[in-house]
RNA sequence: CAAGUUGGCUAGGUGAUCGCGCUGUGGGCUAGCCCAACAGUGAGGAAAGUCCGUGCUUCAUAGGGCAACGAUGCUAGCUAACCGCUAGGCAGGGCGACCUGACGGACAGUGCAACAGAGAAGUGUAUUGCCCAAGCAGUGCUUGGGCGAGGGUGAAACGGUGUGGUAAGAGCGCACCAGCGCCAUUGGUAACAGUGGCGGCUUGGCAAACCCCAUCGGAAGCAAGACCAAGCAGAGGUGAGGGGCGGCCCGUCCCGCUAUCAGCCUCGGGUAGGUCGCAAGAGGUGUCGAGUGAUCGGCAUCCCAGAUAGAUGAUCACCGCCCGCAAGGGUACAGAACACGGCUUAUCGGCUAACUUGUGAU
RNA sequence: UGCCGGGUCAUCUAAUGGUAGGAUAGUGGACUCUGAAUCCACUCAUCUUGGUUCGAAUCCAAGCCCGGCAG
Numbered sequence: 001c002a003a004g005u006u007g008g009c010u011a012g013g014u015g016a017u018c019g020c021g022c023u024g025u026g027g028g029c030u031a032g033c034c035c036a037a038c039a040g041u042g043a044g045g046a047a048a049g050u051c052c053g054u055g056c057u058u059c060a061u062a063g064g065g066c067a068a069c070g071a072u073g074c075u076a077g078c079u080a081a082c083c084g085c086u087a088g089g090c091a092g093g094g095c096g097a098c099c100u101g102a103c104g105g106a107c108a109g110u111g112c113a114a115c116a117g118a119g120a121a122g123u124g125u126a127u128u129g130c131c132c133a134a135g136c137a138g139u140g141c142u143u144g145g146g147c148g149a150g151g152g153u154g155a156a157a158c159g160g161u162g163u164g165g166u167a168a169g170a171g172c173g174c175a176c177c178a179g180c181g182c183c184a185u186u187g188g189u190a191a192c193a194g195u196g197g198c199g200g201c202u203u204g205g206c207a208a209a210c211c212c213c214a215u216c217g218g219a220a221g222c223a224a225g226a227c228c229a230a231g232c233a234g235a236g237g238u239g240a241g242g243g244g245c246g247g248c249c250c251g252u253c254c255c256g257c258u259a260u261c262a263g264c265c266u267c268g269g270g271u272a273g274g275u276c277g278c279a280a281g282a283g284g285u286g287u288c289g290a291g292u293g294a295u296c297g298g299c300a301u302c303c304c305a306g307a308u309a310g311a312u313g314a315u316c317a318c319c320g321c322c323c324g325c326a327a328g329g330g331u332a333c334a335g336a337a338c339a340c341g342g343c344u345u346a347u348c349g350g351c352u353a354a355c356u357u358g359u360g361a362u
Numbered sequence: 363u364g365c366c367g368g369g370u371c372a373u374c375u376a377a378u379g380g381u382a383g384g385a386u387a388g389u390g391g392a393c394u395c396u397g398a399a400u401c402c403a404c405u406c407a408u409c410u411u412g413g414u415u416c417g418a419a420u421c422c423a424a425g426c427c428c429g430g431c432a433g
Base pairs, nucleotide, nucleotide: 001358002357003356004355005354006353007352008351009350010349012319013318014317015316016315017314018313020042021041022040023039024038025037026035027034028033044333048344049343051342052341053340054339055338056221057220058219059218063250064249065248066247069217070216071215072214073213074088075087076086077085078084089103090101091100092099093098104212105211109210110209111206112205127151128150129147130146131145132144133143134142135141136140159177160176161175162174163173164172178202180199181198182197183196184195185194186193187192225276226275227274228273234267235266236265237264238263241255242254243253244252283302284301285300286299287298288297289296290295320331321330322329323328363432364431365430366429367428368427369426372386373385374384375383380416388404389403390402391401392400409425410424411423412422413421
């Protein structure tokens, strides 16, 4: 200098003129709201998707159990929790820095593998071929027996190399290697990684196939729910047990039972107004300590939107950044609506730290 | 807000792990005095990206678009 990998911060600025929302102080007015001045404050890293998990609210208890359904799936930690994050292990990709993982089980059972090939899974089958015997004869052909080592097909063919042996071969025997099983042992919390010994010699793939195993999950959701004001109109059916918010059972609680009843069902009417929930938090910032890290703890300091048809805008000028020789052009993705922790997707640029590879110089 | 379904040639519609097919339309040719009908031939089709597998329209994940049900 070029090409890459991983992480962090930011997301235009200044001035002038006019115009908005909320809170506080003052006055009026009373479910509401209006007026004036001042002070403070007013969209994001994703506010998006609604994919997860919770906080919170209601269901008397959310108690126990079963079925169904769903999710997760190596080990150890962090966290309120999670399908999240951190670290490690194993496997795969990359020259490397690094990246990805849907990572339990194929002897619990069922199922699938087209075409090619002899054959795609319990120990059988045999294409090309090799060997032996007999016959005919010509180098070949026929019949019987043996083999599955070599070659071919295929994504994958029932261990590999060497050697002995055999009619020809074959773990048939042996040496080494790989794999599997058992025993002992080293390091590690563990997943795992090694070392030594013994052994039948060797017993596929797919579970993002159905499934099995382990763990977890009460239901519904801020349009949850609570309060206030105003207003109306009930009728019919069923009815002795009913209800308690997905199904069933146990436990338990409430209402009702000689009918104008509780509950349930059908038809019909009224209201859709206001307040709360609604922002002080699993909060932010700085610093110190512990830890490889995620994160945790101490101290100090700050209050940073709460709208409800939905507020932060409009105009002018200059500047910043990027592209371009200049003129000039561009300045992204995009707007809270109960909140938070994550994940995913979109995106113009700028600043910065560490590391890898290549080339060159000293 | 909650739940569910779908996307294949220009259009409609098959293939449900193993060759992406048919019809209509369009183009060219044959036939006919001409046209219609008929016959033959042809066309960048699996919404996009990634993954599983020997192999994906089909299975899985994410994104984009379209539609339905309830409240």
Predicted 3D model of RNase P RNA and transfer RNA as a complex of 433 nucleotides. Rfam match: Bacterial RNase P class A. It is annotated as a ribozyme. Rfam links the family to the GO terms tRNA processing, ribonuclease P activity and dimeric ribonuclease P complex. Rfam describes the family as follows. Ribonuclease P (RNase P) is a ubiquitous endoribonuclease, found in archaea, bacteria and eukarya as well as chloroplasts and mitochondria.